[in-house]
RNA sequence: AGAGUUGGUCAGGCGAUCGCUGGUGGAUUUAUCCACGAGAGGAAAGUCCGGGCUCUACAGGACAGGAUGGUCGGUAACGCCGACCGGUCGUGAGAUCAGGGAAAGUGCAACAGAAAACAAACCGCCCGUUGAAUGGUUAGCCUUAUAGGUUGGUCGUUCUUCAGGUAAGGGUGAAAAGGUGGGGUAAGAGCCCACCAGCACCUGGGGUGACUCAGGUGGCUUGGUAAACCCCAUCCAGAGCAAGGCCAAACAGAAAGCAGUGACGGUCCGUCGCGUUAUGACUUUCGGGUAGGCUGCUUGAGCGUGUCAGCAAUGGCUCGCCUAGAUAAAUGAUCGUCGCUGGUGCAAGCCAGUUACAAGACCCGGCUUACGACCAACUCUCUUU
Numbered sequence: 001a002g003a004g005u006u007g008g009u010c011a012g013g014c015g016a017u018c019g020c021u022g023g024u025g026g027a028u029u030u031a032u033c034c035a036c037g038a039g040a041g042g043a044a045a046g047u048c049c050g051g052g053c054u055c056u057a058c059a060g061g062a063c064a065g066g067a068u069g070g071u072c073g074g075u076a077a078c079g080c081c082g083a084c085c086g087g088u089c090g091u092g093a094g095a096u097c098a099g100g101g102a103a104a105g106u107g108c109a110a111c112a113g114a115a116a117a118c119a120a121a122c123c124g125c126c127c128g129u130u131g132a133a134u135g136g137u138u139a140g141c142c143u144u145a146u147a148g149g150u151u152g153g154u155c156g157u158u159c160u161u162c163a164g165g166u167a168a169g170g171g172u173g174a175a176a177a178g179g180u181g182g183g184g185u186a187a188g189a190g191c192c193c194a195c196c197a198g199c200a201c202c203u204g205g206g207g208u209g210a211c212u213c214a215g216g217u218g219g220c221u222u223g224g225u226a227a228a229c230c231c232c233a234u235c236c237a238g239a240g241c242a243a244g245g246c247c248a249a250a251c252a253g254a255a256a257g258c259a260g261u262g263a264c265g266g267u268c269c270g271u272c273g274c275g276u277u278a279u280g281a282c283u284u285u286c287g288g289g290u291a292g293g294c295u296g297c298u299u300g301a302g303c304g305u306g307u308c309a310g311c312a313a314u315g316g317c318u319c320g321c322c323u324a325g326a327u328a329a330a331u332g333a334u335c336g337u338c339g340c341u342g343g344u345g346c347a348a349g350c351c352a353g354u355u356a357c358a359a360g361a362c363c364c365g366g367c368u369u370a371c372g373a374c375c376a377a378c379u380c381u382c383u384u385u
Base pairs, nucleotide, nucleotide: 001381002380003379004378005377006376007375008374009373010372012338013337014336015335016334017333018332020039021038023036024035025034026033027032028031041357045368046367048366049365050364051363052362053240054239055238056237065236066235067234068233069232070084071083072082073081074080085099086097087096088095089094100231101230105229106228107225108224122170123169124166125165126164128162131159132158133157134156135155136154137153138152139151140150141149142148143147178196179195180194181193182192183191197221199218200217201216202215203214204213205212206211244295245294246293247292253286254285255284256283257282258280260274261273262272263271264270302321303320304319306317307316308315309314339354340353341352342351343350344349
C1' cells in the first nucleotide's frame, strides 16, 4: 500500500423566531390566554420468538397437536446470549451447523450408470467350450530328389459361439460395500498377513461436562437420508390494551303509571320547575352500560457513574437522575453561528452541502431486515528501510 475479519461509538452542537401535543402555575370570559419547563429510534420497522400485565378456562393424569435438541452457565423467560466441545469451510484473523437416535421399524434416492442396498457382470480379466483363420513341431501317404502337397496328432496366436468365475482395473454418479503393500489364485477377492482408517467393548490419565489422550481385545467393515414417517428427552391452556375497570347520553321501539310529579333536603314543612284544557309533543323504567368520556398509561426485569465477582454473557453494592404519552393521531419550518464533508487556493479565505435508513401507539428482553459515517484490535499478500 492492497485485500479482509471481528468488535465498538455516533446519528450534528448551541442560540433566535413562528407553529403543534402534553405537564405545572396564574388569570378570567370555563375554554381560552399568559409564563415556565418537556417532547421518537438504533432500528421506533417486520410482528418472528420469549415475558410482564388483563380477562376467560383450569383437581390430578393421559392421548392428540406444536416447538425445541452438543455441554456447562446467564436470564423473569426464550427458539436469545456467553464460554467451551465436535463436524464442515477458509492460507489466516475467523465463519457456520434443527449439533439426540440410521446394527427399533417403515419409506425414499431424479439424471447418469451394467448395478443404488438380503448388491450388481456393460467393457475388461480368467477356466472350460463351439467354429474359423494362421504359425511351429511330429507321424503316415503321394510326387523323381532338394522341396512341395495332403491327412491326422500335438503346442501356440487371433477372432468367434455358449456356459460359468471374478468387484483387482475402466467408465457413471452426491454416493459403488474400507485404504496401501505383500502373499495367494486359472483370474480375482479381508481369502490370508502387516500397517493405517473406522466400529464395538475393556483398562488407565485429564475435564463439572460435551469430550479428549494413551494402551489393549474383537469380528475383519456393518453406505446415505430423521427442517421423511418414526423413536427418545424436555417444554407448551386460550385470547389480547379494540385486554380489562369506571362514568354515562340521544332517536326508534317496549312496559308501567293516570294527577300529580321532579329538583333542593336524612325526613316533614317549605321554595322552584313541569303538568292540572290531562291517553299526552305527559312522567318513570327498559332500550344500554351502546355512542362518547375517564382510566389502564407510563417509576420501569428503568437509565447513568463508580466499584466488586466472573474468561464472558451477566450479577451484587453505592451514588445520582426522571427521560413522549398522542387517539386519526403532535414532535415541524426558517435564520444565525460553531463543527464536519467536498471543491478551489501557497496561505488567509471563498463557494457548495449538512446528507443514509427511517418515526412511538400497553410495556419490556431478543431475533431478523433497512442504512450513513468514524474508531479500535487482529489476519493475509506485496513493497521499502